[in-house]
Molecule: transfer RNA
Organism: Patescibacteria group bacterium
């Protein structure tokens, strides 16, 4: 330098173009002499920007950041 693949909370996923879900984590509570642990509340997510569309996480293009591959 060309190409492919990919980007969703603090992490690991999920989600046919129709309220963005689950787990663990973090928090506060119940339980316990105390602690784990188990329960119940509870806080934080779609890399930017644009663009189609009644409506984008999803589909286009672009820029960024990762990973693979050719030279």
């Nucleotide at each position: 330098a060309g190409g492919g693949c990919u980007g969703u909370g603090a992490u690991g996923a999920a989600a046919u173009g129709g309220u963005a879900u689950c787990a663990u984590a973090g928090a506060g509570g119940u339980c316990u002499c105390c602690a784990a642990a188990a329960c119940c509340u509870u806080u934080u997510u779609u890399u930017a920007g644009g663009g189609u569309u009644c409506g984008a996480a999803u589909c286009c293009c672009u820029a960024c950041g990762g990973c693979c591959c050719u030279g």